[in-house]
Description
A computed fold for a 354-nucleotide part of an RNA from an uncultured archaeon, annotated as small-subunit ribosomal RNA, central domain. The full RNA is in RNAcentral, with records from Greengenes.

Context: one part of a larger RNA
RNA sequence: UUGGGCCUAAAGCGUCCGUAGCCGGUCCGAUAAGUCUCUGGUGAAAGCCCACAGCUUAACUGUGGGAAUCGCUGGAGAUACUAUCGGACUUGAGGCCGGGAGAGGCUGGAGGUACUCCCAGGGUAGGGGUGAAAUCCUAUAAUCCUGGGAGGACCACCUGUGGCGAAGGCGUCCAGCUGGAACGGACCUGACGGUGAGGGACGAAAGCCAGGGGCGCGAACCGGAUUAGAUACCCGGGUAGUCCUGGCCGUAAACGAUGCGGACUUGGUGUUGGGACGGCUUUGAGCUGUCCCAGUGCCGAAGGGAAGCUGUUAAGUCCGCCGCCUGGGAAGUACGGCCGCAAGGCUGAAACUU
Repeated sequence: UUGGGCCUAAAGCGUCCGUAGCCGGUCCGAUAAGUCUCUGGUGAAAGCCCACAGCUUAACUGUGGGAAUCGCUGGAGAUACUAUCGGACUUGAGGCCGGGAGAGGCUGGAGGUACUCCCAGGGUAGGGGUGAAAUCCUAUAAUCCUGGGAGGACCACCUGUGGCGAAGGCGUCCAGCUGGAACGGACCUGACGGUGAGGGACGAAAGCCAGGGGCGCGAACCGGAUUAGAUACCCGGGUAGUCCUGGCCGUAAACGAUGCGGACUUGGUGUUGGGACGGCUUUGAGCUGUCCCAGUGCCGAAGGGAAGCUGUUAAGUCCGCCGCCUGGGAAGUACGGCCGCAAGGCUGAAACUU
C1' cells in the first nucleotide's frame, strides 16, 4: 500500500543475452475495436431530494414527482489519438565499404631477470635474523665469489585519474584463430526498435573432485621471542593451497555502494582513438593550431540535494521497461522447496522483544 522512495539513511539483481508481457519514429489511405456524441431498453422495491396526505405533532408511514453513481445492452453518428489492415519514407536500428586504435578472448611457440636446488672450482668461520634476541643453518665446509646445469612461478623499466572488455577481469615477445567498439563514406534493408517476469550463459578469490606439478610464498601446524597471558602482531620452519588439464561451486565492500535505453538543458581545461581544414617541415607513422565525432578525467552555470556533494559520463528536466525498499533485533536464522559431491547457495518467515 491510489503514497513516497532506492550514491552515503531501508532499497539497483554481479553482468550480459533473450521468451512472454509492457512501450514504440515520419507520412497517406481504409476499418471503426478502444475513445467521444446523440438515442432506445435495462439496472425490483425500499433508501435519498421535493410536494401533498395519514396516525393529536414529530419520528414513522403512504401517494405523486425528481435526482444521483453511472454500469450493461441495442441503434445512429464522429475519426483527432490508440489499435488493426494496406501502402510509402529514412532520421531509430541493422548491413556493406575504408584506413586506423587497443594488457579484449583462445591456442601454440620463443625469451628475460630474479629465486631455489644440484655439480665443479676458489675461499674460511661464521652466517642469518631483530627494537634487542633466540629458535635456525654451518668444520659432512655454510654465508661469499666464479663457471656450468635443472626446476617452477612471474613478466621490472615502458606504465599514464592511458587502453580494452557486458561484468568478473586483462600487462614479456612472436605467430595463428577469433569477439566487440570508435571514426569516415551515405551504397543497401526499411521500424526490423527499447526494456525484459520466467529462462539461459558468463562470473574474482577461497573451497571441492580426478590427474599432474610444486621454485618462491604460505592458512593450519611446530618452534623462538614479546607479554600478566599472547591460541596474535615480530623471527625460524612449514602442510593444504597458490600453477596446469578436465569437472563442480556461483559467492564478494561482484562499488561509481549510482539498472538499461532515448530526448532535452550555460561553460572551462586535460587526455585517448578517429576525422576535417590550416601553418611549419631536417618530409618521417614528424611538429603544431582550430573545429567535429566517440571515449575517459578534473573544475564548475543553472538546477537538484538533508548535507556531503552532483552537475551534457547528472544525483538536472522528461519518457519507456525491469528489479528492489517500507523501524531495530530475532535473521539472511527456522521450516519447506529447488540446486550442490560437500562446503554451502537461492527462495525466505513467525513467536517473542524493543